[in-house]
RNA sequence: CGGAGAGGCCGGGUGAUCGCCGGCGGGUUCGCCCGCGGGAGGAAAGUCCGAGCUCCAUAGGACGGGAUGCCAGGUAACGCCUGGUGGGGGUGACCCCGAGGAAAGUGCAACAGAGAGUAUACCGCCUCGCGACGUCGGCUUCGGCCGGGGUCUCCGAGGUAAGGGUGAAAGGGUGAGGUAAGAGCUCACCGGGCCGGCGGUAACGUCGGCUGCAGGCAAACCCCAUUCGGAGCAAGACGGAAUAGGGGAGCGUUCGAGGGUGGUCCGCCCGAGCUUCCGGGUUGCGUUGCUCGAGGCCCGUGGUGACGCGGGCCCUAGAUGAAUGAUCGCCAGCCGGGUCCGGCGACGGCCCCGGCGGACAAAACUCGGCUUAUAGGCCCCUCCGACCG
RNA sequence: AGGCACGUAGCUCAGUGGGAGAGCACUACCUUGACACGGUAGGGGUCGGCGGUUCAAUCCCGCCCGUGCCUA
Numbered sequence: 001c002g003g004a005g006a007g008g009c010c011g012g013g014u015g016a017u018c019g020c021c022g023g024c025g026g027g028u029u030c031g032c033c034c035g036c037g038g039g040a041g042g043a044a045a046g047u048c049c050g051a052g053c054u055c056c057a058u059a060g061g062a063c064g065g066g067a068u069g070c071c072a073g074g075u076a077a078c079g080c081c082u083g084g085u086g087g088g089g090g091u092g093a094c095c096c097c098g099a100g101g102a103a104a105g106u107g108c109a110a111c112a113g114a115g116a117g118u119a120u121a122c123c124g125c126c127u128c129g130c131g132a133c134g135u136c137g138g139c140u141u142c143g144g145c146c147g148g149g150g151u152c153u154c155c156g157a158g159g160u161a162a163g164g165g166u167g168a169a170a171g172g173g174u175g176a177g178g179u180a181a182g183a184g185c186u187c188a189c190c191g192g193g194c195c196g197g198c199g200g201u202a203a204c205g206u207c208g209g210c211u212g213c214a215g216g217c218a219a220a221c222c223c224c225a226u227u228c229g230g231a232g233c234a235a236g237a238c239g240g241a242a243u244a245g246g247g248g249a250g251c252g253u254u255c256g257a258g259g260g261u262g263g264u265c266c267g268c269c270c271g272a273g274c275u276u277c278c279g280g281g282u283u284g285c286g287u288u289g290c291u292c293g294a295g296g297c298c299c300g301u302g303g304u305g306a307c308g309c310g311g312g313c314c315c316u317a318g319a320u321g322a323a324u325g326a327u328c329g330c331c332a333g334c335c336g337g338g339u340c341c342g343g344c345g346a347c348g349g350c351c352c353c354g355g356c357g358g359a360c361a362a363a364a365c366u367c368g369g370c371u372u373a374u375a376g377g378c379c380c381c382u383c384c385g386a387c388c389g
Numbered sequence: 390a391g392g393c394a395c396g397u398a399g400c401u402c403a404g405u406g407g408g409a410g411a412g413c414a415c416u417a418c419c420u421u422g423a424c425a426c427g428g429u430a431g432g433g434g435u436c437g438g439c440g441g442u443u444c445a446a447u448c449c450c451g452c453c454c455g456u457g458c459c460u461a
Stems, first nucleotide, its partner, number of pairs: 001385005007379004012331007020039002023036005041360001045371002048369005053232004060266004065228005070084005085099001086097004100223002105221002107217002122164002124160006131154001133150001135148005172190006191213001192211008236288004246278006258270003295314008333356006340349003390460007399413004407444001415431005437453005
C1' cells in the first nucleotide's frame, strides 16, 4: 500500500428568509395576533418473538392445538444474548449450524439399475452335472456302447457379494489370513454402539474392556421432554347525550333459559329474563389511560462474558388523520485534475481549480429483542499478500 | 390492532416433493376469391425475490416484496 476479518460509533454544523404542531404568558375588534420555550430514529419500519399494563376466575382440570429442542449461565421474560461442547468452512484473522429421537410405529425414495430396504445374482468368479462338445483307450452285430481325462464355448443346478456396471444412496472402511471362489468367516487398525475408570457443574473429552455392526429423510406424520388460559390502549375507567317503552309468537324462573370475548367439554361466576317479528329513539363525542421508565449517561466494583451491585448526574414529542418542513449561502466531508514540498525509496502531505454536498426512512400505550433497509464517513484491534529500506 | 388467502406462459387457472401443464391468445401452413369458423404443427416460463432442509423444491421451512379480503 492492497485485500480481508472482528468490535464500536456518527449519519451533519452554521447564518438568513418563509412556514408546521403542542405548552406557558400576554393582548384581542373573538377572526386572531405577539413573546418565551419545546418538537422523531438507529432502525421510529416489518409486526416476527418476549414482557409490562388493563379486562375476563385469583387463570383451574381434560382433550385438542401451538411453540421450543447440545450444555451451562444471563435476564422481568424470550424463539433473545453470553460462554462452552460437537460438527462444517477458510492459508489465516475468523465465520456458520432449526444440533432431541430413525432400535416405538407408519410412510417416502422419480429415472437408471439384476437388486432401493425381513436386500439383490445382470456381467464376472467358483463348484457340480448320468447334459452338450472335443480327445484318448477298449469292445463291436459297424448302428454304436463302455471307461478315463479335458473344456476357451454352450445348457442346467447351485454358491458368492471381493471386482464391473446403475444410482444421490448398494447393508461399516483398509490390510492380512482363510476359502472351491468368496464373505466380520477370523484377526489387526480405524469408525460406530454398550459398559466401566478418570477429568469436567454439564454438553463432552480421554483411557480400558465388551460387541461383528440394526443406511437416509422427522424444515414427512409421529414419539419424548419443556412450555403456553383468552383478548388487546378501538384494552379499560369516568363524564356527556338519549333514555322508552309498546304489541305478536316461542323458551325459561332452583329439574334454571340465557350471559360472562376462551377451539371443545367440565368446572367457576352472574342469573330472571332471553330469542324472534312489527314499528320507533339516541350516540358515533369529550376527559383519562399518556409518558419517569425492567429509563439514559458517567465513575467504581464483581464476573472470561452476557450482566449484576453501589454512587453521582440528567429529564428527552405526547399529537389524534396526525406537526417536527422548504429555499438560498458558507463550512465540515467526499471525488477528479494540477502545482509544490518531505522521504534513498515504497509512499505521504499542504495549496489551487472543478463537481457533489447525497442514504434508508418517520413516533401513535410503553419497554426488551430479532429481522430487514441504509449514500457516505470515523475509531480501535487482527490476518493474508505485495512493495521499499 | 388482530386474522386469513394469493403470486405459475400475454390473460384466466390447474399442478403441492421426482417430466412445468390446460383453455384462450400468438406464429406458420391447410381450407376460402378474401375474411371469420374449422383443422394441423409450433414458439413462448428467473413458478414474486433471497437463503436453508433434502439425493432432488413450484411444492417443505425462514426472511423480504407485492396484491386482495375479513373483524371492531